[in-house]
Context: one part of a larger RNA
RNA sequence: GGUCCAUGAAGAAUGACUUGGUAGACUUAGGCGAUGAAGGACGCGGUAAGCGGCGAUACGCUUCGGGGAGUCGCAAACAGGCUUUGAUCCGAAGAUCUCCCAAUGGGAAAACCCAUCUCGAGUAAUGUCGAGAUAUCUCGGCUUGAAAUUUAAAAUAGAGCCGAGAGGCAAUACGCAGCGAAGUGAAACAUCUAAGUAACUGCAGGAAAAGAAAACGAAUAUGAUUCCCCCAGUAGUGGCGAGCGAACAGGGAAGAGCCUAAACCCCGUCCUUUCGCAAGAAAGGGCGGGGGGUUGUGGGACCUCGACGUGGUAAAUCAAGGGAUAGCAGAAAUGCCUGGAAAGGCAUACCAAAGAGAGUGAAAGUCUCGUAUGCAAAAUCCUAAGAUUGCCUAGAGGUAUCCCGAGUAUUACGGGACACGUGAAACCCUGUAAGAAUCCAGCCCGACCAUGGGCAAAGGCUAAAUACUAAAGUCUGACCGAAAGUGUACAAGUACCGUGAGGGAAAGUUGAAAAGAACCCCGGUGAGGGGAGUGAAAUAGAACCUGAAAUUAUGGACCU
Numbered sequence: 001g002g003u004c005c006a007u008g009a010a011g012a013a014u015g016a017c018u019u020g021g022u023a024g025a026c027u028u029a030g031g032c033g034a035u036g037a038a039g040g041a042c043g044c045g046g047u048a049a050g051c052g053g054c055g056a057u058a059c060g061c062u063u064c065g066g067g068g069a070g071u072c073g074c075a076a077a078c079a080g081g082c083u084u085u086g087a088u089c090c091g092a093a094g095a096u097c098u099c100c101c102a103a104u105g106g107g108a109a110a111a112c113c114c115a116u117c118u119c120g121a122g123u124a125a126u127g128u129c130g131a132g133a134u135a136u137c138u139c140g141g142c143u144u145g146a147a148a149u150u151u152a153a154a155a156u157a158g159a160g161c162c163g164a165g166a167g168g169c170a171a172u173a174c175g176c177a178g179c180g181a182a183g184u185g186a187a188a189c190a191u192c193u194a195a196g197u198a199a200c201u202g203c204a205g206g207a208a209a210a211g212a213a214a215a216c217g218a219a220u221a222u223g224a225u226u227c228c229c230c231c232a233g234u235a236g237u238g239g240c241g242a243g244c245g246a247a248c249a250g251g252g253a254a255g256a257g258c259c260u261a262a263a264c265c266c267c268g269u270c271c272u273u274u275c276g277c278a279a280g281a282a283a284g285g286g287c288g289g290g291g292g293g294u295u296g297u298g299g300g301a302c303c304u305c306g307a308c309g310u311g312g313u314a315a316a317u318c319a320a321g322g323g324a325u326a327g328c329a330g331a332a333a334u335g336c337c338u339g340g341a342a343a344g345g346c347a348u349a350c351c352a353a354a355g356a357g358a359g360u361g362a363a364a365g366u367c368u369c370g371u372a373u374g375c376a377a378a379a380u381c382c383u384a385a386g387a388u389u390g391c392c393u394a395g396a397g398g399u400a401u402c403c404c405g406a407g408u409a410u411u412a413c414g415g416g417a418c419a420c421g422u423g424a425a426a427c428c429c430u431g432u433a434a435g436a437a438u439c440c441a442g443c444c445c446g447a448c449c450a451u452g453g454g455c456a457a458a459g460g461c462u463a464a465a466u467a468c469u470a471a472a473g474u475c476u477g478a479c480c481g482a483a484a485g486u487g488u489a490c491a492a493g494u495a496c497c498g499u500g501a502g503g504g505a506a507a508g509u510u511g512a513a514a515a516g517a518a519c520c521c522c523g524g525u526g527a528g529g530g531g532a533g534u535g536a537a538a539u540a541g542a543a544c545c546u547g548a549a550a551u552u553a554u555g556g557a558c559c560u
Stems, first nucleotide, its partner, number of pairs: 001559009015545001016509002020480002022477007029469002031169002039100003042055003046078002050074002052059001061094006070082003105114003115134007136166009174205001175203004185192001189239001215222001226253004236244002257461003260405001264291012296439001298404004302398004311392003315389004321383005327375003333348005349366002351355001357369003410434007420446001442455004496503002516544001519531004
């Protein structure tokens, strides 16, 4: 020096465990905010640093319910309280709620500074203190009211007052719209693709959007929209490259249809013309209100005849019942043995609409909480059969006088969007220029024409089936088990880093119970240890379950 053995140290793997995650299903909810939100700052406790709770009424106040013995959060301790005259706790409704923040009286380097007015407190008076009001924009109403124009006016802008609304946040979610890339692919690259994607912006809603045919289709039909399956990687499109990529039909989910404009009639108001001395009357026109009317077998107005009931409702109010937010009742086992401890073993029983699960000193249907089942609400909310009110709901014939949504349809040019890249390119949208018709009219059926067929544009509303999940609840897992699973099982978006945007950890386990080691000894009134004691165990001693390896100490054996 090495190898081996024994016993330790150090170390933290491994095993076991789970408070936490994760993925999903179902149900709910889908908003909060000037009545000041979300998010914060600063405070509030006898001792009080952190987290949580609360707001100068500050670990809390009031009322109404529940509940029934302890309690003053995590979190011990001391001190001191509360509580069967019902505390703590749980639920509902209220009160209070500093300062910042949309922040809104003005300002500002957020949590600060400085005001004005009214009312009140106080002072001899001023200072001071308290309460309330005082931002901006939009809309409506009232009172006013220019310049310009014009014969004169009316009007408008503006001003003042009153009233209402908005603003900001929230899930990097879902929706609609506006604007709109590039990497990439094409094995380069320019048309093309990526992609109308990402990003940004506006506006919402619990869903949104769409929606009751100027549809689709093919020669005969279907009958609003949305979503799924299929049609089909088909027909097409495409430097016919890369790629892009339908529709009809068929099968399902859901299912719901309606209101206006105009013609015509009535009323009000203003203007013009005529008549009139005037009051006013008549006609025409503008505006407003009511009736009427809503369709493609064309419908309606108009004229004639006829019905007043039947059916519906997506509106408002009420509402049986149901549900949510606390809860309540809830069966049945003992003995012996082992053991520190029985739920284990043995023996004999019992319950079961309950043998889901969790806990209890090891493994419990009958110990505890629960479970099956049954029941419960003063208060607030959701839903809802139904009721009342409101609203909607008529046709037949005649005639061919009137109406049937205009800078629209359409055309040309330039673009866009349609699966469709200008193509034979229809249909749809529209920037520029032109610019119809009112039913013998109009649009479409993939250039265009004919025949045939379909439909009713230029106004509007509409539940469900569909999309999503920040949040609440219940449940589940051939999901993880502390280097995993969320970044976070712990004072985690913390400590720490960065001027900042931002980045971003590590860190779980004594024991059944603290019974957490009285007392003695060594030591620096240490650290640490040795006795004693507790405990089943202390090599479970707080650097605490198990405790591998590298490394290391002591002792022994052997080799050199």
Large-subunit ribosomal RNA, domain I from a Candidatus Omnitrophota bacterium, 560 nucleotides, folded computationally. The coordinates come from a structure-prediction model, not an experiment, and the mean pLDDT is 85. Rfam family: Bacterial large subunit ribosomal RNA.